Annotation
This is a predicted structure of a 1256-nucleotide part of an RNA (large-subunit ribosomal RNA, half B) from a Nitrososphaerota archaeon. Its mean pLDDT, the model's own confidence on a scale to 100, is 81. The source organism's lineage runs through Archaea, Thermoproteati and Nitrososphaerota.

[in-house]
Context: one part of a larger RNA
C1' cells in the first nucleotide's frame, strides 16, 4: 500500500451512469392510519407513546398438602394489571430484528427461464376467441405390428392466436391462404376409337377424377388501412366545395411513449440551474384496436424521476484492530525464454513510416532490498470485427432438384341379386304429314299384280302414337271382300318384294355408371376356449392393403447462392466487339481515364458497263420573297458516301441509267482475333479448278468504300444427295455418317442455381477495411499582401469584400505504407509534463484614450485557471461565484492504474423494412474487465570497490532540484487629479483574506481493540471477582498519530524583452544606433532552502596511527675459511663456501590507531542502516513518587418504598432495588522524576605499515 472490520468534528448526496456501498429503521403492547380501490385491500401505510429493577396490592388459571365435603388455609407455577419506590447517556440496553413516502413505464397477480456473464418488460397463467373432431374420430409416435391422448366422448380432446377483471375491438375479400360451388374450359394413367397390311412397338383422337381456370364465402386467416387544390368580413385555421385515385383509404382511443428522424420539439411543473422526470399539445419520419387498443386496485430482487430520514459516497481525509505484505525458519511451483559478458535517458530530418540496438547529445563503478507500474508496440489466445476461399454449418423461402405424407383416378384382393339410365353387337317391330293430291308420299331399285274361311270390309271394346287429319296393335263380333294398276296431283306414285336412312321401341348377349338389397371374402365389437378356433353382433364388397398414374407437398433431404471493384456492400459495367485521344512519331501499352458507337440494315444500298459532278458563291431570269425552278461564271472537295469516329474517295468508292445475281461450288494457302511464331471461334485476303454475269475488249465480280453488326459441345430440328448400316417378298418405315443451316448461352472460350446468420465455425490475409501512427492538407485553425468600402470628413482607432501568398498538423477527409500466430475501443477518475496562437496576474504602444470602463497591438508561459444542474457523453446550454474560470500536445497522454455509463456477442420489447429466416450510425431494459513484475525505468533504503598508507571528525560546492510563493479585498492617498456634471483614478504606505508549500501537537477536536466506568444475555463462583458474546453494546479517555487546529512563508541586486530615452553621424538637416551611453517585466541569473567529492579534474582542513617477527629468492657491504694465481717479500688478485648485516621480492604471523559482532535499547526503523547505553552505568524493565484518566471500589456502618417473624405491649429480629459515610475513593498509565532490585555478563572478529630530499 492492500484486504476484512471499528469510530469520526462541521457539512449532509455537493460523490456518481446511478445513494453503488454504508448508515438509518427494527421485537412486543397501545394510540392512530390518506389518496385510490375489483370494497377484498392499500396497511406494520404514514405518524406517535410505552418497555429495566425493587416493594406491595387485588384478580384469573393451575397444582401439591391439609380438611368429611363445600367454603377455606398453607405452599408452588402461570397470565395479564395497578400503585409506590429507585438507577443509568441509554431498559426489545447484548444477540436477534422492515428505512419510509410520492409519481410514471411495463407486465394483472403466485409462479418459470439462459446448470457456468442476461431473472427481465421474456415464458407460463386464469380468462377470451378461432379451427379440427360423433369415436374404427381428430392430433401425435412408429416401416409395420402396435401405442399415447384415453379404459376419456363435444360442459370432451387436440391445434393456433390473445393474455386477469373493466370499457371496447372500426373499414377492406383486390392480393396470398382456407372453405364451398361449378353449365363451361383445361386436365394423367387406365379404357375406347382411328392410323399402323393382321398383330406389336409407336402415333393421333375421344371420354374423364382430383387439381387448376371460373363463381362465391371467409380477417379474433396472412395482411392492408391515400394524394392535390380552393374556401369564413383583421389574421390564422378550414366545418364546406372541387378533383385524381383505391379492395378499403386508420374509426374509437393513445402519443416526442420501451414506438418521433428533425429533437435538448413547444408550453406548463418541479430545481439557483433539469438532453432525464411529470402534465399537456399533435405538424404521428414510421401510433392504433385479440399481430389486440385504452384503462387499471393489488403485486414486482423489473426500469425511470422526486422527497423525508440517514450516513466517510463526497468536501478531505484521519486514527485504530485482525489478516496479508515486510522480516526469520521450513517446503517450493507456473507463466515466460531472439540477441545480449550486461546503461540508459532525451531529441531526431534514418528506418517496413511509434528504436534498449540507427544519428546527435547528456549520462554511465559493482551488487543487494522494499515499493511503483512509464516502456519492453509486456504475457495470455494461428483476431471472434473486416475481407478472401469456386471452405463449412444452422435457419428461411413463391432458389434449383427431389421426396415422406395427404389426396384423386385406375387395376388387383372382389362375390350374389334387383333396379334405373346408358353403350356395343345381333335380331324383331314401329315411325317418316310443306303444298298439291281421295289420302300422313322417308330413300333407291325391281315391279303388275298382291292379300283374304289359317276369316276381308264393317261394328263394338281397349292399348299406344299423333302434325288432332289420323296412324297402328290386341280382343270380340262379322262373313267376303280389300288394295294396287289406270286417271289426277306432284320434284318424286303408291299394291307386293329387296336394300338403306332418321327416330322410337322390344328381345338376347357383352359391358359401363348410379342406387338398393344380400353375405361368404375383408374389417370392428362382445362372449367363450389352454389353444387352433368357435358363437353372437355391427359394418361389408366399401374400407384397408398393394401396383400404376395425376395433384399437392421447406413436413423432410441434397445443393447453389458470378466477377471486376482505390476494403466490402449499394451504384455502375470499365465482363464481347468498333472508332478517336490518352500513347511518350516502329509495334505493344493500364486506371470505376476522356469522348462516342455496335448486337442492325439493303433484292438493292449487290455485280458489271456507260454517262455525270457536288456544297457554296456571284450575275441574270414571270408570278417567286433570304430560300422552289431555269441560264451563265466560278468552285480540289468545304458536298455526298444507310448508321459512331477516323482514314479514304472527283480516274471517283459520290449521282443517274442498261443488263444481271459472283450475296457462286470445290481445293490450297496467308493474315487478324492473339505485339514478341501456343490457342477455339469470328472476320479479312490471295491463288487454282468448275460453272456463270457484265463489258467491244483489257478486264472486273466469292456481297455492301474500309475498320463493329457476334456464339463451342450435348440436344432438337431442317436441307442436300442415290453415301453407309440395320431390317424387309413388297409396302407403310426406323436409325446413323458426311456437308451446311436454324434454336443460346450479352457473366459474350458458353455450370442447371435464392436468401439469412448477432447462434455461428474453419483456413488464411496487414495482398484488404474499422482504432492509432506515417504521407498529404482539399476541409479545418491561424497569419500575411493588396485595400473596394464602412467609420460625419478620413483606407489603415476599429471593421474590412474580391483576388493572391503562406504557416500549423488539435478537425474532417484522401491514401492503404507498419501491425489481423491481436499495438484493448468512447467518456470519466487519478497523475505528470510540455507548447503558446496569453484567459487572469506583470511590463508596454496606440485609440474615434478627459476620468472610470473599454477596443486593438507588442513582450512575457513564473504562478493560477475553481464549484454546481442536465446528458454515458467529449462538446454544449444553464446557475451562482471569480483576478480569470485560456487553447492545445503527449498512441484523440494515461484499463499488467481504476471504472464500465456508452458503443460492440449471446436474452427481450417497440417502430420501420422483409412472404420468411432476419435486418436497422433507429429507440429501449439486462449483460464475465485475467496477470505473483524477469529486464529497463522510477522513488527510496543498504553493502562493497575506486579515489597512490590507514583511520576519526569537520568543511568546500561543480552539478541538480523547488513557485516557495501567488492572487484578491479593505483602509489611507482622496471624494483629490480628471470632468460641465454624473461620476471618478494612480504612485507611495498600512491591514486582512483566499489558495499553495513546509513544520508542529500548546490549544480546539478526531481516534484510541492502553485504561476507567455503566449495562444486557450466559457460564464459573456463597459473596467478592471473572470468562465469552463483532471491544457484546454504551459513556468517557492520557500519550502517540493527526486536521478541520496552531506556527512560518519577500524583499534586494545584476543582465535583459517589448518599449522609452541621451549624445550622434552615415545623409552639413533630421534620426534611440551605425561607434558610445541610460532606463525598463510576475519572466532570466544571483541572494534563500534541499541533495551533493563516484565532480575519474574522484577536492580541502585538523587529529590519531604508521610497530615488529619468521621463511623463500636475488643483490650487496663486512668478517672469515678453502683453492688457484701474481710478487724476493710485505701483500695483492680470482673463484667457491660459511657467518652477520642491509636492500628488494614473495609467503605467513603478532600486536596497534580504529572499526565491527555479540548484549540492553530508542529521539531511529520493512531488512540493512541511524542514534544511545554497556557496572567509571539510569540504557531498558521493575519498584516508589509526581502528573494525568476514570468517577467514588470491596468490606463495614447508617438510611430506604414497604413487607415478614417473635412478643400482651414496649421493643427486638429479618428481607429489600437503591442510597449516605468511610472515599477527590479504588483501579490504571505509553509521560516526568527517583532508585542498581533485574538485564546490559563473559567474549569474538576485522584492520594500514606507503613515502621520505630526515637519520643511521
Nucleotide at each position: 500500500c492492500g484486504u476484512a472490520g471499528g469510530c469520526g468534528a462541521g457539512g449532509g448526496a455537493a460523490c456518481u451512469c446511478g445513494g453503488c456501498a454504508a448508515a438509518u429503521u427494527a421485537g412486543c403492547c397501545a394510540u392512530g392510519u390518506a389518496a385510490c380501490u375489483u370494497a377484498g385491500g392499500u396497511a406494520c401505510a404514514a405518524a406517535u407513546g410505552g418497555u429495566g429493577c425493587c416493594u406491595g396490592c387485588a384478580g384469573c388459571c393451575u397444582u401439591a398438602g391439609u380438611u368429611u365435603a363445600a367454603a377455606g388455609c398453607u405452599g408452588g407455577g402461570g397470565c395479564g394489571g395497578c400503585a409506590g419506590g429507585u438507577c443509568g447517556c441509554a431498559g426489545u440496553a447484548a444477540c436477534a430484528a422492515g428505512g419510509g413516502g410520492g409519481u410514471c413505464c411495463u407486465g394483472a397477480c403466485u409462479g418459470u427461464u439462459u446448470a457456468a456473464u442476461a431473472a427481465a418488460a421474456a415464458c407460463a397463467c386464469a380468462g377470451g376467441u378461432g379451427g379440427c373432431u360423433g369415436c374404427u374420430a381428430g392430433u401425435c409416435c412408429g416401416u409395420a405390428a402396435g401405442g399415447a391422448u384415453a379404459c376419456g366422448u363435444a360442459c370432451a380432446g387436440c391445434c393456433g392466436c390473445u393474455g386477469a377483471a373493466u370499457c371496447c375491438u372500426g373499414g377492406c375479400c383486390a392480393g396470398u391462404g382456407g372453405c364451398g360451388g361449378u353449365a363451361c374450359c383445361u386436365a394423367a394413367a387406365a379404357c375406347c376409337c382411328g392410323g399402323g397390311u393382321u398383330c406389336a412397338a409407336c402415333c393421333g383422337g375421344g371420354c374423364u377424377a382430383a387439381g387448376g381456370g371460373c363463381c362465391g364465402c371467409u380477417u379474433a386467416a396472412c395482411g392492408c388501412c391515400g394524394g392535390g387544390a380552393g374556401u369564413a368580413a383583421c389574421u390564422c385555421u378550414g366545418a364546406c366545395u372541387c378533383u385524381c385515385u383505391u379492395a378499403a383509404g386508420g374509426u374509437a382511443g393513445c402519443c416526442a411513449a420501451a414506438u418521433g428522424c428533425c429533437u435538448u420539439g413547444u408550453c406548463g411543473g418541479g430545481u439557483g440551474a433539469g438532453u432525464u422526470c411529470c402534465g399537456a399539445c399533435g405538424u404521428g419520419c414510421a401510433u392504433g384496436a385479440a399481430u389486440g387498443g385504452a384503462u387499471c386496485a393489488a403485486c414486482a430482487a423489473g426500469g425511470g424521476c422526486c422527497c423525508c430520514g440517514c450516513u466517510g459516497u463526497c468536501c478531505c481525509c484521519g486514527c485504530c484492530u485482525g489478516c496479508a505484505a515486510u522480516c526469520c525458519g521450513g517446503u517450493g511451483a507456473a507463466c515466460c525464454c531472439a540477441c545480449g559478458u550486461a546503461a540508459g535517458g532525451u531529441g531526431g530530418a534514418c528506418g517496413a513510416a511509434c528504436a534498449g540496438u540507427c544519428c546527435a547529445u547528456c549520462g554511465u563503478c559493482u551488487u543487494c532490498c522494499a515499493u511503483c507500474g512509464g516502456g519492453g508496440a509486456g504475457a495470455g489466445a494461428a483476431g471472434a470485427c473486416c475481407c478472401u476461399g469456386u471452405g463449412g454449418a444452422g435457419c428461411u423461402u413463391u432458389a434449383c432438384u427431389g421426396u415422406a405424407g395427404c389426396u384423386u383416378g385406375u387395376a388387383g384382393u372382389u362375390g350374389u341379386a334387383a333396379u334405373a339410365c346408358g353403350g356395343a353387337u345381333a335380331u324383331g317391330a314401329u315411325c317418316g304429314c310443306a303444298g298439291a293430291g281421295c289420302g300422313u308420299a322417308g330413300u333407291u331399285g325391281g315391279g303388275a299384280g298382291c292379300c283374304g274361311c289359317u276369316g276381308a270390309a264393317g261394328u263394338c271394346g281397349u292399348g299406344c302414337c299423333u302434325c288432332c287429319g289420323g296412324g297402328u296393335g290386341c280382343g270380340a263380333u262379322g262373313a267376303a271382300g280389300g288394295c294396287g294398276a289406270a286417271a289426277u296431283u306432284g320434284u318424286a306414285a303408291c299394291a307386293c318384294c329387296a336394300g338403306c336412312c332418321u327416330a322410337u321401341u322390344g328381345u338376347a348377349u357383352c359391358u359401363g355408371u348410379g342406387u338398393u338389397a344380400c353375405u361368404u371374402a375383408c374389417c370392428g365389437a362382445g362372449g367363450u376356449g389352454u389353444g387352433a378356433g368357435c358363437c353372437u353382433u355391427g359394418g361389408g364388397a366399401c374400407a384397408a392393403c398393394u401396383g400404376c398414374a395425376g395433384g399437392u407437398g421447406g413436413g423432410c433431404a441434397g445443393u447453389u447462392c458470378g466477377g471486376c471493384u482505390g476494403g466490402g456492400g449499394c451504384g455502375g459495367c470499365a465482363c464481347c466487339c468498333c472508332c478517336u485521344c490518352g500513347a511518350a512519331a516502329a509495334g505493344a501499352u493500364a486506371u470505376c481515364g476522356a469522348g462516342g458507337g455496335g448486337g442492325c440494315c439493303c433484292a438493292a444500298a449487290g455485280g458489271u458497263c456507260g454517262g455525270c459532278u457536288c456544297a457554296g458563291a456571284c450575275g441574270g431570269g414571270u408570278c417567286a420573297g433570304a430560300a422552289a425552278c431555269c441560264c451563265g461564271u466560278u468552285g480540289u472537295u468545304g458536298a455526298g458516301g444507310g448508321c459512331a469516329a477516323g482514314g479514304c474517295c472527283a480516274u471517283a468508292a459520290g449521282c443517274c441509267g442498261g443488263c444481271c445475281u459472283g450475296a457462286c461450288u470445290g481445293a490450297a494457302c496467308c493474315c487478324c482475333u492473339a505485339a514478341a511464331c501456343g490457342c477455339g471461334u469470328c472476320g479479312g485476303g490471295u491463288u487454282c479448278a468448275g460453272a456463270g454475269g457484265c463489258g467491244a475488249a483489257a478486264g472486273c465480280c466469292g456481297g455492301g468504300c474500309c475498320u463493329a453488326g457476334c456464339g463451342a459441345a450435348c440436344c432438337a430440328u431442317c436441307a442436300u444427295g442415290u453415301c453407309c448400316c440395320c431390317a424387309c417378298u413388297g409396302u407403310u418405315g426406323g436409325g446413323g455418317g458426311c456437308u451446311g443451316g436454324u434454336g443460346a448461352c450479352g457473366a459474350c472460350a458458353g455450370a442447371a442455381a435464392a436468401g439469412u446468420u448477432a447462434c455461428c465455425c474453419c483456413a488464411g490475409g496487414g495482398a484488404u477495411a474499422a482504432c492509432a501512427g506515417g504521407c498529404u492538407c482539399g476541409u479545418c485553425g491561424c497569419g500575411g499582401g493588396c485595400g473596394a468600402g464602412a467609420g460625419c470628413u478620413c483606407u489603415a482607432a476599429u471593421c474590412g469584400a474580391c483576388c493572391c501568398c503562406g504557416c500549423g498538423g488539435u478537425u474532417u477527409g484522401g491514401u492503404a505504407c507498419c501491425u489481423c500466430g491481436a499495438u484493448g475501443u468512447c467518456g470519466g477518475c487519478u497523475c505528470u509534463u510540455c507548447c503558446c496562437a496569453u484567459c487572469c496576474u506583470g511590463g508596454u504602444c496606440c485609440u474615434g484614450c478627459a476620468g472610470c470602463a473599454g477596443a486593438g497591438g507588442c513582450c512575457a508561459a513564473g504562478g493560477g485557471u475553481g464549484a454546481g444542474g442536465c446528458u454515458g457523453c467529449u462538446c454544449g446550454c444553464c446557475u451562482a461565484u471569480u483576478a480569470a474560470a485560456g487553447g492545445g500536445g503527449a498512441a484523440c497522454g494515461u484499463g499488467a492504474g481504476c471504472u464500465g455509463g456508452g458503443u460492440u456477442u449471446a436474452g427481450a420489447c417497440c417502430g420501420u423494412c422483409g412472404c420468411g429466416a432476419g435486418a436497422c450510425a433507429g429507440g429501449u431494459c439486462g449483460g464475465a474487465c485475467u496477470c505473483u513484475a524477469c529486464c529497463u525505468g522510477a522513488u527510496g533504503g543498504a553493502a562493497g570497490u575506486g579515489u597512490g598508507c590507514g583511520c576519526u571528525g569537520g568543511c568546500u560546492g561543480a552539478a541538480a532540484g523547488g513557485a516557495a510563493c501567488u492572487u484578491g479585498c479593505c483602509c489611507c492617498u482622496a471624494g483629490u487629479a480628471c470632468g460641465a456634471g454624473a461620476g471618478g483614478a494612480a504612485c507611495a504606505g498600512g491591514g486582512c483574506a483566499a489558495g499553495g508549500c513546509a513544520g508542529c501537537c500548546u490549544c480546539u477536536g478526531g481516534u484510541a481493540u492502553a485504561c476507567c466506568g455503566a449495562u444486557c444475555c450466559u457460564c464459573c463462583g456463597a459473596c467478592a471477582g471473572g470468562g465469552g458474546g463483532a471491544c457484546g453494546c454504551c459513556g468517557g479517555g492520557u500519550a502517540g498519530c493527526u486536521a478541520a487546529g496552531c506556527u512560518g512563508u519577500u524583499g534586494a541586486g545584476g543582465a535583459u524583452a517589448a518599449c522609452c530615452c541621451c549624445u550622434g553621424a552615415a545623409a552639413g538637416c533630421a534620426u534611440c544606433u551605425a561607434a558610445g551611453g541610460g532606463g525598463g517585466a510576475a519572466g532570466c541569473c544571483u541572494u534563500u532552502c534541499u541533495u551533493a567529492a563516484a565532480a575519474a579534474g574522484a577536492g580541502c582542513c585538523a587529529g590519531c596511527g604508521u610497530u615488529c617477527c619468521u621463511u623463500u629468492a636475488u643483490g650487496u657491504a663486512u668478517u672469515u675459511c678453502a683453492a688457484u694465481u701474481c710478487g724476493c717479500a710485505a701483500g695483492g688478485a680470482u673463484u667457491g663456501g660459511a657467518a652477520c648485516g642491509c636492500a628488494u621480492u614473495a609467503a605467513g604471523g603478532a600486536g596497534u590507531a580504529g572499526g565491527g559482532c555479540u548484549g540492553c535499547c530508542a529521539u531511529a526503523g520493512a531488512a540493512g542502516a541511524u542514534g544511545g547505553c554497556g557496572u567509571u552505568g539510569a540504557u531498558a524493565g521493575g519498584a516508589c513518587g509526581g502528573a494525568g484518566g476514570u468517577g467514588u471500589a470491596c468490606g463495614c456502618a447508617g438510611g430506604a418504598a414497604g413487607g415478614c417473624c417473635c412478643g400482651u405491649a414496649a421493643g427486638g429480629g429479618c428481607c429489600g432495588a437503591c442510597u449516605u459515610g468511610u472515599u477527590c475513593a479504588g483501579c490504571c498509565u505509553a509521560c516526568c522524576g527517583u532508585u542498581a532490585c533485574u538485564a546490559a555478563u563473559c567474549g569474538c572478529c576485522c584492520a594500514a605499515a606507503u613515502g621520505u630530499u630526515a637519520g643511521g